[in-house]
C1' cells in the first nucleotide's frame, strides 16, 4: 500500500412559509409524531375469549453440551465435522448392537456371493520322458544271444542354495517371472573291490476338490497398507493405521488423551421407527361497553334415557337448551390503544450472552387511513422502504459514511 474478516453507530442536513394527527392549556402557543428492517408471517411469548378447565392418548415441534432469557427452533461459550492459506464461516448434530424397510442399473453375488481366473499338496485319469520284464516282428548270427522300433505290464517323474541370458513394474531404492550353468540332497534303474559310479527325473494338460488374494461391474463387495506363510490363498500370523467395545487420566459435561483386550459384512433414519424434551384451541376483524332499530318471527329436526360445552379421540367435570332452513333490524359511538419482560447514563459481577443496583426521561396511536408542498444553500448526492394490539428472535432487500479490532500479501526500516 493492496485484499479480506468481524463488532458498532448513521439513515441526508441546515433555515424560512403554508398545511397535517395527536396532546396539554391561559384558544393561542407549547410539546411529541413510522424503520433496520416497519417487509416475509416463519418461530417464541405476553394478553383476550372458549372455560370452573383436569388427566390421558393421537398429532405436532426440537435434537452434541453447559448457561442466557418471559419463551423459543433464538443467542453466548465450548466440543465434534466441513470448508477457508488466516482472521473467521456452515451445520437437518440423539440412536444402525430394539425391528422394519430401501440401495435402480451393472454385476457371480447387496445380510450374499463364483462371471474370468489362481491352484491341484491329497485322491483319481490321460499325454511326454527314464528304466525294467514279457510278446510278436524285422534284421544280423551256425548256435548263444545281439540290435530296432512297437505293444502290454510295473515303477519313478515331492526338491533347497548361489549365479544368470531375456522379459514386466517402479519416481528411485528396489521387487517379480525366468531359459541356461554350477553345488547340496532325494527317487528309480544298472554296475560294482560294498568304498563308490554311470544314466534318466524334479514335465505337460486337466476332473474331483481348494480359493475369494488378482481381474472386471458398481457410489459401495468379507476394514487399509505392507511382510511372512500356503499348493494356491484367507487376520491365518505379524506391524502400522481405522470401526466398535472395555479399563485409567483431564473436564460440570459434550468431548480428548493414553494402553491393554477383545471383534472385524457396508451405507442409509431430511425413509418409517427407537429415545430425550416441549406442545388445549383461536386470535385485536380478539374482547367489552353505550345508543339505537327491529319481528322475544315462522317451520322443521335433537334433548334430562344427557342435546351442547371452539382441530381429533377416550375419561372426568359442567349442564338445558342446541342445530338447519326462511324471513326482519342494525353496521353508529366509546374502551382495549400504549408506562412497557421500556428507552439511555453510571458502577459492580460474569470469558460472553447477559444479570444487579442506583439515576433520569416518556419516545406515534391513524380508523380510505397523520410528516406533504414550495424556496434558498451545503454535500456524503440518499438505496431497500411507511406503524394498524404489542413485545423477543431468525430470514429476505439494501445506496452511501463513520468508528474499533482481527487475518493475510507486496514493499521500506
Nucleotide at each position: 500500500g493492496g485484499a479480506g474478516u468481524u463488532g458498532g453507530c448513521u439513515a441526508g442536513a441546515c433555515a424560512g412559509c403554508c398545511g397535517c394527527u395527536g396532546u396539554g392549556c391561559u384558544u393561542g402557543c407549547g410539546c411529541a409524531g413510522a424503520g433496520g428492517a416497519a417487509a416475509g408471517u416463519c418461530c417464541g411469548g405476553g394478553c383476550u375469549c372458549c372455560a370452573c378447565a383436569g388427566g390421558g392418548c393421537a398429532g405436532g415441534g426440537u435434537g452434541c453440551c453447559a448457561g442466557g432469557u418471559a419463551a423459543c427452533g433464538c443467542c453466548u461459550g465450548g466440543g465434534c465435522g466441513c470448508c477457508g492459506c488466516g482472521a473467521g464461516g456452515c451445520g437437518a448434530c440423539g440412536g444402525a448392537a430394539a425391528g422394519u424397510g430401501c440401495a435402480a442399473c451393472a454385476g457371480a453375488a447387496a445380510c450374499a456371493u463364483a462371471c474370468c481366473g489362481c491352484c491341484g499338496a491329497u485322491g483319481g485319469c490321460c499325454c511326454g520322458g527314464a528304466c525294467u520284464u514279457u510278446g510278436a516282428c524285422g534284421u544280423c548270427g551256425c548256435a548263444a544271444g545281439g540290435c530296432g522300433g512297437c505293444a502290454a505290464a510295473g515303477u519313478c517323474c515331492a526338491u533347497c542354495c548361489c549365479g544368470a541370458a531375456g522379459g514386466g513394474g517402479g519416481a528411485g531404492a528396489c521387487c517379480c517371472c525366468a531359459a541356461c550353468g554350477g553345488g547340496g540332497g532325494c527317487g528309480u534303474c544298472c554296475c560294482c573291490u560294498c568304498g563308490g559310479g554311470g544314466g534318466c527325473g524334479g514335465g505337460g494338460a486337466u476332473c474331483a476338490g481348494g480359493c475369494a488374494a488378482g481381474g472386471g461391474u458398481g457410489a459401495a463387495a468379507u476394514c487399509g497398507u505392507g511382510c511372512g506363510g500356503u499348493a494356491a490363498g484367507a487376520g491365518c500370523g505379524c506391524a502400522c493405521g481405522g470401526c466398535c467395545g472395555g479399563g485409567c487420566c483431564g473436564g460440570c459435561a459434550a468431548c480428548g488423551g493414553u494402553u491393554c483386550c477383545g471383534g472385524c459384512g457396508u451405507g442409509u433414519a431430511a425413509a418409517c421407527c427407537c429415545c430425550a424434551c416441549c406442545u388445549g384451541g383461536a386470535g385485536c376483524a380478539a374482547a367489552g361497553c353505550c345508543a339505537a332499530a327491529u319481528a322475544g318471527g315462522c317451520a322443521g329436526g335433537c334433548g334430562u334415557u344427557g342435546a351442547g360445552g371452539c382441530g381429533g379421540c377416550c375419561c372426568g367435570c359442567c349442564g338445558a337448551g342446541c342445530c338447519u332452513g326462511c324471513g326482519g333490524g342494525u353496521a353508529g359511538g366509546c374502551u382495549g390503544c400504549a408506562c412497557g419482560a421500556g428507552g439511555c447514563g453510571a458502577c459492580g459481577g460474569g470469558c460472553g450472552a447477559c444479570c444487579g443496583u442506583c439515576g433520569u426521561c416518556c419516545c406515534a396511536g391513524a380508523u380510505g387511513a397523520a410528516u406533504g408542498g414550495c424556496u434558498g444553500u451545503c454535500c456524503a448526492c440518499g438505496a431497500c422502504a411507511g406503524a394498524a394490539c404489542c413485545c423477543g428472535g431468525c430470514u429476505u432487500a439494501c445506496c452511501g459514511g463513520c468508528c474499533g479490532a482481527c487475518u493475510c500479501c507486496a514493499u521500506c526500516u